[in-house]
Parts: sequence; C1' cells; structure tokens
RNA sequence: GAUAACGGCAAAGCCGGUGAAAACCGGUGACGCAAAGCUACGAGGCUACAGCGCAUCUCCAGGAUGCGUCACGCCAGUCGAGCCGCCGAA
Repeated sequence: GAUAACGGCAAAGCCGGUGAAAACCGGUGACGCAAAGCUACGAGGCUACAGCGCAUCUCCAGGAUGCGUCACGCCAGUCGAGCCGCCGAA
C1' cells in the first nucleotide's frame, strides 16, 4: 500500500463435541479482514462453577433455592502495546 499476482484467514447461522457459563474445538458456511498471524502486558468487555455474604425453605443433619460479590476462566474479529511474517508496482 495497486481495483496487481500467488496464496491465506473465516462473522452470523446450522450440525457434532468440550465446558457451570463466557467461550473454545471440528464440520458446514462467508460477514468481512493486509496482519482477522502470535502474546491477556495496559485499557475495555463477557461469564461466575467453587469461595464469601445475605435471604428463604427444610426432615435441623447438613443441605436446597434465590440474590449479591468475586477471575484464578474467557475475548487478539474492541483498542493500544510487544513479537513474528507473505507479496509488492508507481
């Protein structure tokens, strides 16, 4: 960064799987992408199993349910940063 070339990736949806969930993986499918390659470092976002707090219920044993809180879970296709990299005319 060309309406170039060789190629690449693959949103939503659907199917199957993993997971408590967010989400991820495989298939299908292309909305888009010049880093839509990699890294959760900063900002931001998502989820909340367990834990903690409260309430209610209970056979009073511990449990069950609901609400709140919480990242150590996740998102690189939200932005910044770092790392690495294909092609390339004027």